[in-house]
Record summary: A computed fold for a 73-nucleotide RNA, annotated as Pistol ribozyme. Rfam family: Pistol ribozyme. On this family, see Weinberg et al., Nat Chem Biol 2015: "New classes of self-cleaving ribozymes revealed by comparative genomics analysis". The model forms 100% of the base pairs in the Rfam consensus.
RNA sequence: ACUCGACUAGACGAGUAUAAACAGGCAUUAGGUCUAGUGCGUCAAGUGGGGAGAAAUCCUCACUUGGGUUGUA
Numbered sequence: 001a002c003u004c005g006a007c008u009a010g011a012c013g014a015g016u017a018u019a020a021a022c023a024g025g026c027a028u029u030a031g032g033u034c035u036a037g038u039g040c041g042u043c044a045a046g047u048g049g050g051g052a053g054a055a056a057u058c059c060u061c062a063c064u065u066g067g068g069u070u071g072u073a
Base pairs, nucleotide, nucleotide: 001016002015003014004013005012006038007037008036009035010034011033025072026071027070032040042067043066044065045064046063047062048061049060050059051058052057
């Protein structure tokens, strides 16, 4: 200097041509390294489609609403 840890800015950390990671203070949480915003994932509730089953119920897909780890240094 560049790349990476979703994106933009900053912090923290890793790597050197690769895009990963056991790293990203410690503990905790399903909640992703942190802060602000956005999105995805994730969690809870609801609606609808499909599948299994005698039924209860279970699995799966889509959508809607809500939450947006917590504590400590």